[in-house]
RNA sequence: UGGGGCGUCGACAAGCGGUAAGUCACAAGGCUUUGGACCUUGCAUUCGCAGGUUCGAAUCCUGCCGCCCCAG
Numbered sequence: 001u002g003g004g005g006c007g008u009c010g011a012c013a014a015g016c017g018g019u020a021a022g023u024c025a026c027a028a029g030g031c032u033u034u035g036g037a038c039c040u041u042g043c044a045u046u047c048g049c050a051g052g053u054u055c056g057a058a059u060c061c062u063g064c065c066g067c068c069c070c071a072g
Stems, first nucleotide, its partner, number of pairs: 001071007010024003018055001026042005048064005
């Protein structure tokens, strides 16, 4: 420098145009003598950033930024 892949909650990770699942962690409550386990509830208006398309974008398009792989 060229090509490809990937950036989603504190961590992992679904979603593939119709308004963000789940697990762990964390917080509050219940249970318990206490703790753990278990149960209930809560936890991402902004999905790497900025534009564009669309009635509607995490999702499609463009440009950047970061990480990984391949080639030179």
Molecule: transfer RNA
Organism: Deltaproteobacteria bacterium